[in-house]
RNA sequence: CGGGGUGUAGCGCAGGUGGUAGCGCGCAGCGUUUGGGACGCUGAGGUCGUAGGUUCAAGUCCUAUCACCCCGACCA
Repeated sequence: CGGGGUGUAGCGCAGGUGGUAGCGCGCAGCGUUUGGGACGCUGAGGUCGUAGGUUCAAGUCCUAUCACCCCGACCA
């Protein structure tokens, strides 16, 4: 330098054909328990890497860009 992949809640991940974002763990409260643990119920928590574009509407389509990973090329 070229090609490809990943980037969604603290962590790990889902999100066919665009239609107001979910699961598990974790966290908070409550209940069962003497307590811990465990289980159950409820809840908080997300500018969907960033910036543009298309659209009535974009996590989802298009462009650019950033970070990380992989492969290749170049130099040695």
Molecule: transfer RNA
Organism: Chloroflexota bacterium